[in-house]
The prediction has a mean pLDDT of 89. Predicted 3D model of a 350-nucleotide part of an RNA (small-subunit ribosomal RNA, central domain) from a metagenome. It matches the Rfam family "Bacterial small subunit ribosomal RNA". The RNAcentral record of the full RNA draws on SILVA.
Context: one part of a larger RNA
RNA sequence: CUGGGCGUAAAGCGCCUGCAGGCGGUCUCGUAAGUGGGAUGUGAAAUCUCUUGGCUCAACUGGGAGGGGCCAUUCCAUACUGCGGGACUGGAGGGCAGAAGAGGGAAGCGGAAUUCCCGGUGUAGUGGUGAAAUGCGUAGAUAUCGGGAGGAACACCAGUGGCGAAGGCGGCUUCCUGGCCUGCUCCUGACGCUAAGAGGCGAAAGCUAGGGGAGCGAACGGGAUUAGAAACCCCGGUAGUCCUAGCCGUAAGCGAUGGAUACUGGGUGUCGGCGGUCCUAACCCCGUCGGUGCCGAAGCCAACGCGUUAAGUAUCCCGCCUGGGGACUACGGCCGCAAGGUUAAAACUC
Repeated sequence: CUGGGCGUAAAGCGCCUGCAGGCGGUCUCGUAAGUGGGAUGUGAAAUCUCUUGGCUCAACUGGGAGGGGCCAUUCCAUACUGCGGGACUGGAGGGCAGAAGAGGGAAGCGGAAUUCCCGGUGUAGUGGUGAAAUGCGUAGAUAUCGGGAGGAACACCAGUGGCGAAGGCGGCUUCCUGGCCUGCUCCUGACGCUAAGAGGCGAAAGCUAGGGGAGCGAACGGGAUUAGAAACCCCGGUAGUCCUAGCCGUAAGCGAUGGAUACUGGGUGUCGGCGGUCCUAACCCCGUCGGUGCCGAAGCCAACGCGUUAAGUAUCCCGCCUGGGGACUACGGCCGCAAGGUUAAAACUC
């Protein structure tokens, strides 16, 4: 340099923003760098091809001819690419008018339930299990009624539903704020796609400091079970779970499926919008745009399956794989308070 691949066999970075780089819509003019062609020069010899000669043949070797790739100069061509100029609107962005939503941040509020405290009623059990026991209870528990405190989570609505780039987001109200969708085609006029490095976001657990602590609950203690029981079950229970500020940066971070664009039969459900039809009006129905599911033509696939939300047909860009173990390891670098993370071998072995 090149081949084949990446849903499940090895392989899509957890996700996003984005500099460099790579790639880039329609028409036209110029240029001629890339590109194609001609000429000239160069392209040593040997080697290679053809031909002819010498060793008895051949290998080997002498002569002649040719070819090859590269480069330079010059001339020509202008389809495509590039570069420069002009124009366009379908890509992209904006404007106006509508619309849905657990999207994010902050503050306030609400009810149910658990626990605890106080008081009333009331008396001997309660709790728990496969069965029990530890535990709680005559210092009055459990049950029940009234009052109070505090923390955490928000039943029904709830959906194969919605929103978000992913992680993720669910009581109500207010404030601040991001994105998306539809309609009109009014404006800009290719302003685009991707993205190595880089920057940011990133569940849970964990860490630092300060708060908070109802329930749950690693560790730990006890009771059971058992041959044993370092468990599963039961009674307790610390860290943690919660809040503020900072760190960590991982995951079966999954659709195990990178992003963008275009094209390629349909059927059916659902969410958001618009148009039409109907009508007094709302539905129904027809069409259309965007999302989210299921079933399936063609096609693809080792099969399973995928199938306009592609794993089909193509183009562009990035990431990644290259037998198993050793090894999501060692060493070194970078990052971290630490835990550790990230990058990532070899010997040896099958």